[in-house]
The prediction has a mean pLDDT of 85. Predicted 3D model of a 515-nucleotide part of an RNA (small-subunit ribosomal RNA, 5' domain) from uncultured Crater Lake bacterium CL500-85. Rfam family: Bacterial small subunit ribosomal RNA. RNAcentral holds the full RNA, with entries from ENA and SILVA.

Context: one part of a larger RNA
Parts: sequence; C1' cells; structure tokens
RNA sequence: GGACGAACGCUUGCGGCGUGCCUAAGAAAUGCAAGUCGAACGGGGGCUUCGGCCCCAGUGGCGAACGGUCGCGUAACACGUAAGCAACCUGCCCUGAAGUGGGGGACAACAUUCCGAAAGGGGUGCUAAUACCGCAUGUGGUCACGAGUCGGCAUCGACUUGUGUCUAAAGAUUUAUCGCUUCAGGAUGGGCUUGCGGCCUAUCAGGUAGUUGGUGGGGUAAUGGCCUACCAAGCCGACGACGGGUAGCUGGUCUGAGAGGACGAUCAGGCACACUGGAACUGAGACACGGUCCAGACACCUACGGGUGGCAGCAGUCGAGAAUAAUUCACAAUGGGGGCAACCCUGAUGGUGCAACGCCGCGUGGAGGAUGACGGUCUUCGGAUUGUAAACCCCUGUCAUCUGGGAGUAAGGCAUGGUCGUGAAUAGCGAACAUGAUUGAUAGUACCAGAAGAGGAAGGGACGGCUAACUUCGUGCCAGCAGCCGCGGUAAUACGAAGGUCCCAAGCGUUGUUC
Repeated sequence: GGACGAACGCUUGCGGCGUGCCUAAGAAAUGCAAGUCGAACGGGGGCUUCGGCCCCAGUGGCGAACGGUCGCGUAACACGUAAGCAACCUGCCCUGAAGUGGGGGACAACAUUCCGAAAGGGGUGCUAAUACCGCAUGUGGUCACGAGUCGGCAUCGACUUGUGUCUAAAGAUUUAUCGCUUCAGGAUGGGCUUGCGGCCUAUCAGGUAGUUGGUGGGGUAAUGGCCUACCAAGCCGACGACGGGUAGCUGGUCUGAGAGGACGAUCAGGCACACUGGAACUGAGACACGGUCCAGACACCUACGGGUGGCAGCAGUCGAGAAUAAUUCACAAUGGGGGCAACCCUGAUGGUGCAACGCCGCGUGGAGGAUGACGGUCUUCGGAUUGUAAACCCCUGUCAUCUGGGAGUAAGGCAUGGUCGUGAAUAGCGAACAUGAUUGAUAGUACCAGAAGAGGAAGGGACGGCUAACUUCGUGCCAGCAGCCGCGGUAAUACGAAGGUCCCAAGCGUUGUUC
C1' cells in the first nucleotide's frame, strides 16, 4: 500500500447493485415452509329451475429421495482431475415392436358396539376400484441343457438357433385421447473400481488376525473379507506406515511484477449431517430434515393409568457474543409437484422493508464581487492572516419537496368465429390464425411533464521525524501523548485549548486478520 461476511468511536443528504449469527450443530413460544388428482373408486353432506352443480373424510395413484438449511463429522477414492466397468441400476421422458382375455376373495370409508382423561384402540356387519390374488395367452424376457457364427481385454463377450421351464396387463372420459403390461434401444441421473494431486507432527517407528491371499457358500443392482466356514502366512512402513493434532473439498477469492503466500463468506459443482446413538421398512431412488421403530438426554400434557415433541427450512424468541435484519407482499414472472385441463400447492423464487456493511454514482450550488467590511487570531503595533471567503449583484435547478400523467416486467389462459388435420360425422379433440373481454406482488414505483425557492444536505483525522501540514495561550516529569524513535522537570510546532494549515470526504479514524 491492498483486502475484509468485520467490530468500535465521531459524523451522516440521495440513489443503483450487492452483502448481512464468522460465536452456542445452544434451547425453543407462535405462524407458515408438500401437496395434488372426482377424467381410478365406493360413500357422506349441501344446493337445484331436476338438466345438473359444489364440498368433504376414506381407499387408490403420483409426488413428498427435488427444492431449502447447515459444516458436526470426515486426512477418506470425501473432493479435484484422468480413465475403467467383459461387474451394474435408472420412476417420469423419447424411439421402436407386441399385447391389454376371462375370473375371485377381501379391507377402509359407512353402520353398530365397547375401552380410554386424552393420544388413540378393539369387536361385529356391508361395500367399490387403475387396491389385492389365481387362471389363460407369450411377441418377448428369465433359467437349464445343446448346436453354430463372429469377436476379444486374464475372467470371456455379442449374435443366430433347438428343446424344456418360469413369467404380463387396468381401466377412465366428452370415442379420441390419457393410461396399463412385456421387450429392445436412447437420454438423464446414479453405483462401483483405479492412476495422480492437495495440512501439521518422528518429543508418534513399527503397525495389522478378517489382518493379506486362496477355495466353497451367502449377500448385493453389481465387483469385492462385504459376510461366513476351511486352508496358507501373509500385508503395510523413513518415498513416513501406525498414532496424535487440525480441517468439510473444488471452481475460485485476496495479495503479489511473477514465483509464491493466505483463505474457501456470498454464487456454482460434488460430499456429509438433520436432538444424540442405532436399525430397517416402503420405494425406480432413502437407510429418508418437516416418515417409522428402539434406546438416551431434554422439554411439555395428564384424570398418574399413559401420551406428545425435535427451526443446521422462512420469519421471529431466549441465550451466547465485539457483532449480523421483517413474526412483510405475491405466486404477476422463472422453476418445481399433482392434474387431460381449468386450476391448486410452492417462506424455492420474484419483490419490498432494516443496516454507510461494501462497491459505484450524484449533490450540498455557479459566475461576478475589494478603499480587502465586521468579528476571530497573530503582531516587531506599522500591519499580517482568515479572504473572493462573506455581504451584495446576476444566474442555474441535479437530488430532496409538492402537483399531474404514468410504464416495461405478460408469455399465456378463457370465450367466439371460420380454416386445416383426425374422424362415418356438421360431435368432440388437436394445430396455426382472427376477434373479444381479461391476468402485475413490485406500485401509483421507475420514468415523463410542471411548480417554488439557494432555499433542506459536511464531517472526520492529522500537523516533532518517518509524513503533506505552525503559531499563541494553559500546564510544569504533573495532567497527559505514543505505531517506532521518543515528548512533558516554566519560553512544549510532540500534553490540553484556540486560530491557522494539510489529507480524505458521506464518510473519516482506531482495532483485528491476511498478502
């Protein structure tokens, strides 16, 4: 000199864009943060012009594994990078091929009854389905045993073919769409393996028994001591094993001429975690933040028998701290979930609010104006300086203020009409088009026009040297200053005040950290 998620002191006019619990992964009041589908299903209720329409819990489907938070743990294939899988999975989506036949028995809801303070639970009876279970079919697929062709990377791989074995499906509506099943391929997302790379410590030198390898078996989507039985005795290590400490990793950020050093807030990618520890279930996907079970600590309710909870989601509270914001608006846009759609949900997101926390921009007026006023300060008492500074005169109108107008962000969706496609159809549905009425949180904001008037808007630090900037008074080794050297004991440019000056400027200084 630069930088900062900064804090503290003094000060403070406006705007744009960003950023904002670095500490207690401490505790948690309150509200919200994941629902949706009646075009899967039976039922209950309401309205009715009797055409139908609306609402609701339940069964069922999809989603809730995304999005959002945080950095505890982790020195590890966690991450980065480059490869590999002849050892793998992949819902929704896209392409292609084939199919969607015929049956059955339940369980909620509901009705009734019982237990319980509650949370909730039990019995009996009825019932539907795209819920559940047999049967049929088998384009195909799986498995077993054969035959053949081609290829390779140690295992072997791909394809063709024969026989046998096992194996599918669901319907809805406005009849043309949405679905359902099997298979093949793709895309996307993941899983696993490996080379290399990135902290400190030897006052840690030996470590290791599922340990290292093999065989059989199990397990997984899949390889593998991943697990197990047996066998062998290996495996790692001064190129630092093992232990200890610290730490989330990267793209990057800061600095520096660079090499390097320090860091890893915001944004982006992957990882880990969700009160603490453990476990599995469901599912394409979790060992699952707002799911389940067990144990523990803590807290709450209780009729004392028993129950309930998890903000490291958004706000907000207490606590801790030098220190970090609203219990705000909207789904209008972008994106996500559900739905044929209309639409619903969305503390993701878009906005507004608070904070000079940072960066950037603008203003606090401009020109003229001397017998150089007054006042202040200094004085050698002549004057000098503050100083064109003020007054005064002539202008301007940024920002703020007031008045009026007033966006972009909107693409769509809906209704009607003709055209085209599909179709037996003038139904419907789809496509492009035309017309119409509409959809904005931000916000009466940005912006534009007008009005008035210099009117509302400057401070902080320093002035001994380093280091730009000096005098007077007070004080008298006192009070005090200080980054280093050092000032202060009666003439202090170093303390305190005043005048003046210098440097920055809506900021200026101090402290902390880092280069």